[in-house]
Molecule: transfer RNA
Organism: Candelaria pacifica
RNA sequence: AGGCCUAUAGCAUAAUUGGUUAGUGCACACAGUUGAUGUCUGUGCGGCCAUGGUUCAAGUCCAUGUAGGCCUA
Numbered sequence: 001a002g003g004c005c006u007a008u009a010g011c012a013u014a015a016u017u018g019g020u021u022a023g024u025g026c027a028c029a030c031a032g033u034u035g036a037u038g039u040c041u042g043u044g045c046g047g048c049c050a051u052g053g054u055u056c057a058a059g060u061c062c063a064u065g066u067a068g069g070c071c072u073a
Base pairs, nucleotide, nucleotide: 001072002071003070004069005068006067007066010026011025012024013023019056028044029043030042031041032040049065050064051063052062053061
């Protein structure tokens, strides 16, 4: 310098052809349980990398940028 891939909650991940309120596990908070802690049960908290565009509707499609990874030179 060229090409390809990835980006969703604190962490790990799902989301079918663009169409239900974006789910799940762990973690965290609260309550119950316990003499207490842990376990267990219930409830809650919290997210689509950024900007712009297409569309009735975008996590999903398009463009640019950012960050990370791989290949070639």